[in-house]
Context: one part of a larger RNA
RNA sequence: CUAGCAGCUAGACGGAAAGACCCUAUGAAUCUUUACUGCAACCUUAUAAUGCUAAUAUAAAUAACAUGUGUAGAAUAAGUGGGAGCCUAUGACAUCUAUGACUUCGGUCAAAAGUAGAGGCAAGAAUGAAAUACCUCUCUUGAAACUUAUAGUGGCUAAUUAAUUAAAGUUAAGACAUUGUAAGGCUGGUAGUUUGACUGGGGCGGUCACCUCCUAAAUAGUAACGGAGGUGUGCAAAGGUGAGUUCAAGCUGGUUGGAAAUCAGCUGUAGAGUGCAAUGGCAUAAACUCGCUUGACUGCAAGACAUACAAGUCGAGCAGGGACGAAAGUCGGCCAUAGUGAUCCGAUGAUCCUGUGUGGAUAGGUCAUCGCUCAACGAAUAAAAGAUACUCUAGGGAUAACAGGCUGAUGACGCCCAAGAGCUCUUAUCGAAGGCGUCGUUUGGCACCUCGAUGUCGGCUCAUCACAACCUGGAGCUGAAAACGGUUCCAAAGGUUUGACUGUUCGUCAAUUAAAGUGGUACGUGAGCUGGGUUUAGAACGUCGUGAGACAGUUCGGUCCCUAUCUACUGCUAG
Repeated sequence: CUAGCAGCUAGACGGAAAGACCCUAUGAAUCUUUACUGCAACCUUAUAAUGCUAAUAUAAAUAACAUGUGUAGAAUAAGUGGGAGCCUAUGACAUCUAUGACUUCGGUCAAAAGUAGAGGCAAGAAUGAAAUACCUCUCUUGAAACUUAUAGUGGCUAAUUAAUUAAAGUUAAGACAUUGUAAGGCUGGUAGUUUGACUGGGGCGGUCACCUCCUAAAUAGUAACGGAGGUGUGCAAAGGUGAGUUCAAGCUGGUUGGAAAUCAGCUGUAGAGUGCAAUGGCAUAAACUCGCUUGACUGCAAGACAUACAAGUCGAGCAGGGACGAAAGUCGGCCAUAGUGAUCCGAUGAUCCUGUGUGGAUAGGUCAUCGCUCAACGAAUAAAAGAUACUCUAGGGAUAACAGGCUGAUGACGCCCAAGAGCUCUUAUCGAAGGCGUCGUUUGGCACCUCGAUGUCGGCUCAUCACAACCUGGAGCUGAAAACGGUUCCAAAGGUUUGACUGUUCGUCAAUUAAAGUGGUACGUGAGCUGGGUUUAGAACGUCGUGAGACAGUUCGGUCCCUAUCUACUGCUAG
């Protein structure tokens, strides 16, 4: 060197499982709730099955009966009409005893018993109105009684219900309950769903439309979670027109009067003003003042700007009828650029429109106007929040966590300059402010391989390399007397401990040592081991949350698979 056998697992980003973490999807499923919208259930009311009766209360109808006082007047005259008579031994006027109702406190009315025994009232005087003398019809107020209705209450039994019985029936409950229909309320009990996007991963935060400037590279346009600010209106004059005026500031002078008030003069291109941001304009003014006014008009519109569309912007000119101006002319809002919202649906007014056999009407159309922080502002619906560690699917290295890569702000190490410290003296030693590098061990940035899987901290085992050297070796300088040191240079051969606590790396402590080095190796090493930590499912505490649940908070518990094909390595054997 070529083979074989036996080993070992460093590599083949080894095998296994279309990653479970993370993100995405106008994906799914379960769960929650003061998300949205339904439905069941429940509650209440009405009504039907559903009947009898009593009193009470209220209301209504009928109505015996009672009731009615201005002044004057015998006196408590309700009103209209008729009316010359009416009542009375079937007991008149009185009186007495006991009583009730009303009352304007004067009286009026009623009933019963006895007493009593023949008259009483009207017409005539007073009054607007004449007799409760008598009759009729009414009004006010009260009201027994009866009927009806309603309400709650009590009683009943025959519907209905329950128990029991072989059955008839009996008992209990009872017009309640129950059931049907209708309406209202309540309702995670149940169901279907929603729960935005951008984003140097996602979440948290911020933003989402419009205007102005810069970025923007001298036409226009031009991005970023680039740098600065504004808007969601205002004005009947702050619009139109005609005429007139010139500002801010400074200097000088001048009563109160001062740094600044009003007045006079001079200088004064704008340093003012413009309703409000910024930019661009504006003195011939677009700034300021006054007169008259409503063009902040109707019907249009050649042509342009801008532009994916839809929107947006400018506009001479024509017709009508006007405002101002002597006229020429100007005027279809405002110095310009923000001050906003499509469609559907609905509303109000107008209309020579259509009119479902015809005439109408309902309805629709057309014109004008109105109703959206539809602000996630080209607006998915009239109407919508959360949890998932019990989770699932499709995908993504288009996108995070480990590792690698790029970078090297941060970090580590070094150098330059040398103010200063070092008694004196920059450089024995240290070195501010500032400058320049090296490394790729920190924390980061980026998101380039890997999400059809590159297993993650620490320990154990086994290591290997660098040197910016901890020990042992050799030198220079020293603020090196010696000894012990300080600092720098050369040097990687060998070495570089054991314990207590903690999952710890680290660290503190103990005892040693010549010394107890700093780093790289996928923070070396899980197809070598472990599995204490982190990081599933169970459970608990604290905190947060209405809740489901959550927490780089804590706590107890918790399956570590692979028979080695190739490369590498080790040992043996053969050629």
Annotation:
Predicted 3D model of a 575-nucleotide part of an RNA (large-subunit ribosomal RNA, domain V) from a Bacteroidia bacterium. The full RNA is in RNAcentral, with records from ENA. Rfam family: Bacterial large subunit ribosomal RNA. Its mean pLDDT, the model's own confidence on a scale to 100, is 82.